[in-house]
Context: one part of a larger RNA
RNA sequence: CGUUUGAGAUUUGAGGAGAUUCGUCCCUAGUACGAGAGGACUGGGAUGAGGGAAUCCCUGGUGUGUCGGUUGUUUCCUAAUAGGAGCACUGCCGAGUAGCUAGAUUCCCAACGGAUAACCGCUGAAAGCAUCUAAGUGGGAAGCCGCCUCCAAGAUAAGAUCUCGAUGAGUCGCAAGACUCGAAAGACCCCUGAGAGACUAUCAGGUUGAUAGGCUGGCAGUGUAAGCACAGUAAUGUGUUGAGCUUACCAGUACUAAUGGUCGAAG
Numbered sequence: 001c002g003u004u005u006g007a008g009a010u011u012u013g014a015g016g017a018g019a020u021u022c023g024u025c026c027c028u029a030g031u032a033c034g035a036g037a038g039g040a041c042u043g044g045g046a047u048g049a050g051g052g053a054a055u056c057c058c059u060g061g062u063g064u065g066u067c068g069g070u071u072g073u074u075u076c077c078u079a080a081u082a083g084g085a086g087c088a089c090u091g092c093c094g095a096g097u098a099g100c101u102a103g104a105u106u107c108c109c110a111a112c113g114g115a116u117a118a119c120c121g122c123u124g125a126a127a128g129c130a131u132c133u134a135a136g137u138g139g140g141a142a143g144c145c146g147c148c149u150c151c152a153a154g155a156u157a158a159g160a161u162c163u164c165g166a167u168g169a170g171u172c173g174c175a176a177g178a179c180u181c182g183a184a185a186g187a188c189c190c191c192u193g194a195g196a197g198a199c200u201a202u203c204a205g206g207u208u209g210a211u212a213g214g215c216u217g218g219c220a221g222u223g224u225a226a227g228c229a230c231a232g233u234a235a236u237g238u239g240u241u242g243a244g245c246u247u248a249c250c251a252g253u254a255c256u257a258a259u260g261g262u263c264g265a266a267g
Stems, first nucleotide, its partner, number of pairs: 001154001005165007015151004021049007033038001050109006059102004066095005071088004076084002112146003119139004168181005186263004190206005211257003214253005220246003227240005
C1' cells in the first nucleotide's frame, strides 16, 4: 500500500516445513520343526540406545552488589590498642536465594487408515487345455498419501464468525462529485516496567492505578553481629543471642515516578 466504511477479537486451511530411528529381554515355548545338536513363525508384555520438546518440584552445577572465616597491606574512617573500609584474579576459602542450566524430571518418535512396488493369489478367455490379465477382482513394504506437530488469507480467487463505532457540519458544483473541519469505536507517540527482549516486537500497567522503586511483613541464605558484662596472665571462652545482616523470590502498602500529546474520522 492492497484486501473498497473504520476497528477489536476468534478462526477455516489452499500451500509449506518438521517428525515418522534402532535394539535387548520375558511369555507364548524349549512348543512347531528336527535323529540329535539346535530352535522358530505368530501374538502379547517389559526395558533401553539415539533423536526431540518442555520444565526447574527432586538431584546437582553456577550464582563477581548475599552471609561468614581468614592472610598481607594502606599518610583511609574512628577518641580508640576495639570495630569498619579499600586493594591484592570475586585476594583466598566455606556455604548459598532468584534466574540460567544438565549427568535432573516429564513427555513424544505410537497406533491406525488408503493407494501401491517387487511378489503371492481368485475367477478367466484369446488358444475346448493351461494361464494372476486380456474384461473383472483380493493381498502385499521402514517406501507414497493421510493421521501427529508447527507456520499459514499478499491464498491479489486477498476467505469466515462474533462484537464495537458511524451516516454530522461547511465551501464549490446543475448534477455526479471534489475539498475542508472534527465527534465515535479504536490506535499510536510518550511514560512505569518484565513473565518479553540484540534493536524492534510481545506482554503487564499509566491515578477509576499495585507497573517499577521505596517501606513493612514473610520465605529463603548465612551461622550466634556490635556493644556491654563475666571468667582467664593471655590467646580466647561464656551470656545477652539462632543473634545480626541479607541480591534477584512471595505478599501488603500510593510514600516516589507513570507527565503530556497525536492520529483516526462521515463512507